[in-house]
RNA sequence: GAUAAAGGCUGACCAGUCGCGAGGCUGGGACGCAAAGCCGCGGAUCUGGGAAUGGCCCCAGACAGCCGGGCUGCCGAA
Numbered sequence: 001g002a003u004a005a006a007g008g009c010u011g012a013c014c015a016g017u018c019g020c021g022a023g024g025c026u027g028g029g030a031c032g033c034a035a036a037g038c039c040g041c042g043g044a045u046c047u048g049g050g051a052a053u054g055g056c057c058c059c060a061g062a063c064a065g066c067c068g069g070g071c072u073g074c075c076g077a078a
Base pairs, nucleotide, nucleotide: 001075008033009032013028014027015026016025017024018023031065037071038070039069041068042067043066045062046061047060048059049058050057
């Protein structure tokens, strides 16, 4: 980051399955993505439990396609 080239991934939804749940996995399916590759480090949001009763606290989790950050990668016009 281009009306480039070669490719890649796959949202919602559906089916099956796992989980208390958020949600995950597999297959189908593509709204989209220049990192929509990887990492739960910080924040946000969500779930389970606890506390408190004026509340924004604590613990455990989910989420990378919410933002920031870290690592790695294809091509090479302006």

A computed fold for a 78-nucleotide RNA from a soil metagenome, annotated as c-di-GMP-I riboswitch aptamer. Model confidence (mean pLDDT): 88 of 100. The sequence is in RNAcentral, with records from MGnify. The model forms 95% of the base pairs in the Rfam consensus. Rfam family: c-di-GMP-I riboswitch aptamer. About the family: GEMM was predicted in a large-scale screen for bacterial structured RNA regulatory elements.